About this RNA: Model confidence (mean pLDDT): 88 of 100. SAM riboswitch aptamer (S box leader) from a bovine gut metagenome, 97 nucleotides, folded computationally. It matches the Rfam family "SAM riboswitch aptamer (S box leader)". Rfam links the family to the GO term regulation of gene expression.

RNA sequence: CCUUAUUUCGAGUGGCUGAGGGAACAGGCCCUGCGAAGCCCGACAACCUGCCUUACGGCAAGGUGUCAAAUCCUGCGGUGAAAGCCGAAAGAUAAGG
Numbered sequence: 001c002c003u004u005a006u007u008u009c010g011a012g013u014g015g016c017u018g019a020g021g022g023a024a025c026a027g028g029c030c031c032u033g034c035g036a037a038g039c040c041c042g043a044c045a046a047c048c049u050g051c052c053u054u055a056c057g058g059c060a061a062g063g064u065g066u067c068a069a070a071u072c073c074u075g076c077g078g079u080g081a082a083a084g085c086c087g088a089a090a091g092a093u094a095a096g097g
Stems, first nucleotide, its partner, number of pairs: 001097007012041001014040003020031003025075004042067003047063002049060004071090001076087004
């Protein structure tokens, strides 16, 4: 880089530390000294994996991933009087190439 799948579920009153954070750009809207980001522990989930099963599926949790708000919302297209709804793009994660 390409392909496929998922992307409104779930998960902390813990420890250290100490000022930012919500991917990038723009516009909003939020979170945050009642402690951001990070690290450790813990937890959630079950894509790969292991075991069982004819299969459906079940169990485990080794490799990843995740743990405010839909991927926080909008940006492009369709529809609509509007609110809104549907889709795309981009991003994220996994597996494969």